Predicted 3D model of a 126-nucleotide RNA (FMN riboswitch aptamer (RFN element)). Model confidence (mean pLDDT): 84 of 100. It matches the Rfam family "FMN riboswitch aptamer (RFN element)". Rfam's curators write: The RFN element is a highly conserved domain that is found frequently in the 5'-untranslated regions of prokaryotic mRNAs that encode for flavin mononucleotide (FMN) biosynthesis and transport proteins.

[in-house]
RNA sequence: GCUUUGCUUCGGGGCAGGGUGAAUAUCCCUACCGGCAGUAACAGUCUGCGAGCAGCGGCUUCGGCCGCUUCCGAAUCGGUGGAAUCCCGAUACCGACGGUAAGAGUCCGGAUGAGAGAAGCGGUAC
Numbered sequence: 001g002c003u004u005u006g007c008u009u010c011g012g013g014g015c016a017g018g019g020u021g022a023a024u025a026u027c028c029c030u031a032c033c034g035g036c037a038g039u040a041a042c043a044g045u046c047u048g049c050g051a052g053c054a055g056c057g058g059c060u061u062c063g064g065c066c067g068c069u070u071c072c073g074a075a076u077c078g079g080u081g082g083a084a085u086c087c088c089g090a091u092a093c094c095g096a097c098g099g100u101a102a103g104a105g106u107c108c109g110g111a112u113g114a115g116a117g118a119a120g121c122g123g124u125a126c
Base pairs, nucleotide, nucleotide: 001126004123005122006121007120008119009118010117017029018028019027031106032105033095034094035049036048037047038046044093045092052072054069055068056067057066058065059064075091076090077089078088079087097109098108099107
């Protein structure tokens, strides 16, 4: 260096200002945020994955847990360059479920959870 295996740690950000109102971090103006791996070059909007919702099935101590499934979100133009839907410029767009004095990407909750994966340490075959 590489094969395989065990353990440990890490592993999601964001409503500031104003308006209306009896009441809004939920509406309106404006603000702010962007998981993991990949890629000819750095990606919320490309490819795939995770999470979450939904559906189906199984188990259950009835709290939940496990497995499978999916047209389940969103970008264009210009520039530079050997190369960029990834950089620079401009203008756009997207964001589970439940709760709430009023409708939530940003508040509270499941969650001190789960997790794509990342790093480190040890064993092991070559």